[in-house]
Bacterial RNase P class A from an uncultured Rhodobacteraceae bacterium, 399 nucleotides, folded computationally. Its Rfam family is "Bacterial RNase P class A". Its family is annotated with tRNA processing, ribonuclease P activity and dimeric ribonuclease P complex in the Gene Ontology.
RNA sequence: GCGGACGGCCGGAUGGCCGCGGCGGGGCGACCCGUCGAGGAAAGUCCGGACUCCACGAAGCGACGGUGCCGGGUAACGCCCGGCCGGGGCAACCCGAGGGAAAGCGCCACAGAGAACAGACCGCCCGCGAUCCGUCGCGGGCAAGGGUGAAACGGUGGGGUAAGAGCCCACCGCGGACCGGGCAACCGGGACGGCACGGCAAGCCCCACCGGGAGCAAUGCCGAAUAGGGGCCUCGCGCCCGCCGCGUCCCGUCGCGGGAUACGGGCGGGCAGGGCGGCUUCGGCCCGAGAGGCCCGGGUUGGCAGCACGAGCCGCGCGGCGACGCGCGGCCCAGAGGAAUGGCCAUCCAGGGGGCGCAGGCCCCCGGACAGAAUCCGGCUUACAGGCCGUCCGCGCAC
Numbered sequence: 001g002c003g004g005a006c007g008g009c010c011g012g013a014u015g016g017c018c019g020c021g022g023c024g025g026g027g028c029g030a031c032c033c034g035u036c037g038a039g040g041a042a043a044g045u046c047c048g049g050a051c052u053c054c055a056c057g058a059a060g061c062g063a064c065g066g067u068g069c070c071g072g073g074u075a076a077c078g079c080c081c082g083g084c085c086g087g088g089g090c091a092a093c094c095c096g097a098g099g100g101a102a103a104g105c106g107c108c109a110c111a112g113a114g115a116a117c118a119g120a121c122c123g124c125c126c127g128c129g130a131u132c133c134g135u136c137g138c139g140g141g142c143a144a145g146g147g148u149g150a151a152a153c154g155g156u157g158g159g160g161u162a163a164g165a166g167c168c169c170a171c172c173g174c175g176g177a178c179c180g181g182g183c184a185a186c187c188g189g190g191a192c193g194g195c196a197c198g199g200c201a202a203g204c205c206c207c208a209c210c211g212g213g214a215g216c217a218a219u220g221c222c223g224a225a226u227a228g229g230g231g232c233c234u235c236g237c238g239c240c241c242g243c244c245g246c247g248u249c250c251c252g253u254c255g256c257g258g259g260a261u262a263c264g265g266g267c268g269g270g271c272a273g274g275g276c277g278g279c280u281u282c283g284g285c286c287c288g289a290g291a292g293g294c295c296c297g298g299g300u301u302g303g304c305a306g307c308a309c310g311a312g313c314c315g316c317g318c319g320g321c322g323a324c325g326c327g328c329g330g331c332c333c334a335g336a337g338g339a340a341u342g343g344c345c346a347u348c349c350a351g352g353g354g355g356c357g358c359a360g361g362c363c364c365c366c367g368g369a370c371a372g373a374a375u376c377c378g379g380c381u382u383a384c385a386g387g388c389c390g391u392c393c394g395c396g397c398a399c
Base pairs, nucleotide, nucleotide: 001395002394003393004392005391006390007389008388009387010386012348013347014346015345016344017343018342020037021036022035023034024033025032026031039370043381044380046379047378048377049376050375051215052214053213054212056283057282058281059280060279061278064211065210066209067208068207069083070082071081072080073079084098085096086095087094088093099206100205104204105203106200107199108198121146122145123142124141125140126139127138128137129136130135154172155171156170157169158168159167173195174193175192178189179188180187181186219305220304221303222302229296230295231294232293233292234291235290238271239270240269241268242267243266244265246264247263248260249259250258251257252256273287274286275285276284312331313330314329315328316327317326318325319324351366352365353364354363355362356361
């Protein structure tokens, strides 16, 4: 200098005028003053939570869903960090739906002789026979060579053999033990070996771990209004005790009063029983005459809260390879309610282009990217004009 890889940051700021929204203050009021006011992704709605509501809660089993090497971080995660192994790359780095294929089922089209205890198309060797001397037929042996295919039942080299073969040997590979290192995933070592047990689980599945449902249109409060409406279905509908004295009964009676409580009725308590988004056990709750479900119809579409102080941000120090954690100090940084943050002027504290000039510099033009909060955080993913910084790798050159 060129090319590549990884990480971080900016993507606007200031002043003035007019116009908006929140908060605080002032004013009888109209209004006035001060202060704050969109993002790194606010996006996708893909994960994880906080928070709110729901009689269901715990344990076990089941269904469904999610994750899938080891260790760590975190409130948690499918995220992040560190590491192991595998793949890509000269490398820096990048990627991995990374447990299990003798628990079982299933698939491997076509081609090919043969695709999982497979197989002989072209071939190689031996023997016999025939021969037109090119070769052919039969029997036996072979899977080393070639071919087919994404993949062919270990690879390379040597020995051996009629020709061959893990038949034998060396190395590699594979296997189960043993030893060493590491928390571990794994790595390394020497010896032994009947040298053989393809792939796909991002096919079903098995194993390990995790998981209640809805969601701020959650949910509370106030106000207002209506029709405490109508229909259907499923399950259940028993008992005991006490009180009342309405019906009822009896006595008296002008009005009314007193008494009784078997029956009907009302209230209170209890038991059986029923119910609580799969089943069982335990606990709890509701009903005890109701519980659950479906359909049609009517009213309200008002106001307030939820609503922003947060697993918050910034700085420094310490611990840690790191994610991150701890301590100290400082800061308050949008809360609309059909949805505010806009318009104009000037400046450059960044950059780009053009012209002039020896130069310092001057003049003109360009705000152009992706894109707007709506309960809030932690992530992931996707989009992005232009610019800056750092680290590492490779190649070339010079000193």